[in-house]
c-di-GMP-I riboswitch aptamer from Desulfotruncus arcticus DSM 17038, 88 nucleotides, folded computationally. Of the family's consensus pairs, 100% are formed in the model. The coordinates come from a structure-prediction model, not an experiment, and the mean pLDDT is 87.
């Protein structure tokens, strides 16, 4: 440096669900909580995907429906960057 998680060691992160708070919503963030993770550490200004629909815009007599991301998922995938330990 590369590849790889079979063993151990310290350990680390935290699905649902549930309080609190932000947000229009997805959804975020911090308590509790562990379903799972060897990158579940970061990057959403790299593709693709997905969920959301405030404001926009088309209808509609109206509630209301379609659409569109400039909002949001990094625990959907690929891809980029940085890493702990072990083992070859």
């Nucleotide at each position: 440096c590369a590849g790889c998680g079979c063993u151990a060691a310290g350990g680390g992160c935290a699905a649902a669900c549930u309080c609190a708070u932000c947000g229009a919503a997805a959804g975020g963030u911090g308590g509790g909580g562990a379903c799972g993770c060897a990158a579940a550490g970061c990057c959403a200004c790299a593709g693709g995907g997905u969920c959301u629909a405030a404001g926009g815009u088309a209808u509609u007599u109206a509630u209301g429906u379609g659409c569109c991301a400039u909002g949001a998922c990094a625990g959907c995938c690929u891809g980029g960057c940085c890493g702990c330990c072990g083992c070859u």
Overview
RNAcentral holds the sequence, with entries from ENA and Rfam. Taxonomically the source falls in Desulfotruncus arcticus (Bacteria, Clostridia, Eubacteriales, Desulfotruncus).